[in-house]
RNA sequence: AAGGUCGAGAGGCGCUGCAACGGACUCCGGUCCGCCACGCUCGACCUCGUUCCUUCUCUACCAAGGGCGCCUCCGAAUU
Numbered sequence: 001a002a003g004g005u006c007g008a009g010a011g012g013c014g015c016u017g018c019a020a021c022g023g024a025c026u027c028c029g030g031u032c033c034g035c036c037a038c039g040c041u042c043g044a045c046c047u048c049g050u051u052c053c054u055u056c057u058c059u060a061c062c063a064a065g066g067g068c069g070c071c072u073c074c075g076a077a078u079u
Base pairs, nucleotide, nucleotide: 002047003046004045005044006043007042008041009040010072011071012070013069014068015067018039021034022033023032024031025030038065
């Protein structure tokens, strides 16, 4: 780096629908239907590799984003 598991990012309802996934068809290029708005980020661990070879202790602080509409909760400010 890649893949996976778990956790966190306050919650809910409705709508549309790309990718992925499932099904059918196919001229094998794709088409249609279904499903679908944590698929993102951070942390811990596992697997598998690459590189490097002192990388420890203490204190403090602590996320960022997530189509559209609505609602709840929380915090701040104003009246």

RNAcentral holds the sequence, with entries from Rfam. The RNA shown here (SAH (S-adenosyl-L-homocysteine) riboswitch aptamer) has 79 nucleotides and comes from Rugosimonospora africana. The coordinates come from a structure-prediction model, not an experiment, and the mean pLDDT is 79. It matches the Rfam family "SAH (S-adenosyl-L-homocysteine) riboswitch aptamer". Rfam 15.1 lists 1,354 matches to the family in 1,132 species.